[in-house]
């Protein structure tokens, strides 16, 4: 220097893992008053029967915080497999020359 094989590198696909995002499920909390329901007491209307609005409480919802990797999705200096691309680099072997 050449040849052969493998690897690095790049591309595509698959499977796992990790971090994040958004749902689902679940727990807690939860809008003093400008969420919903039901409204004790009291207030008002009425001759009365009854009715009206409606505070607190209670129940729920929006929201918030966690749990759960259940679903979807994103990232990569993630792990691995298969196939492919090929300038370059590395490893091993062989050959030739100095």
């Nucleotide at each position: 220097a050449g040849c052969u094989a493998g690897a690095u590198u790049c591309c595509a696909g698959g499977c796992g893992g990790u971090c994040g995002u958004g749902g689902a499920c679940u727990a807690a909390u939860g809008a003093a008053c400008u969420c919903c329901g039901c409204c004790a007491g009291g207030a008002c209307c009425g001759g009365a029967a009854g009715g009206u609005a409606g505070c607190a409480a209670c129940g729920g919802u929006a929201g918030u915080u966690g749990g759960c990797c259940u679903c979807a999705u994103g990232g990569g200096g993630u792990g691995u497999c298969u196939g492919g691309a090929u300038c370059a680099u590395c490893u091993a072997g062989c050959u030739a020359u100095c």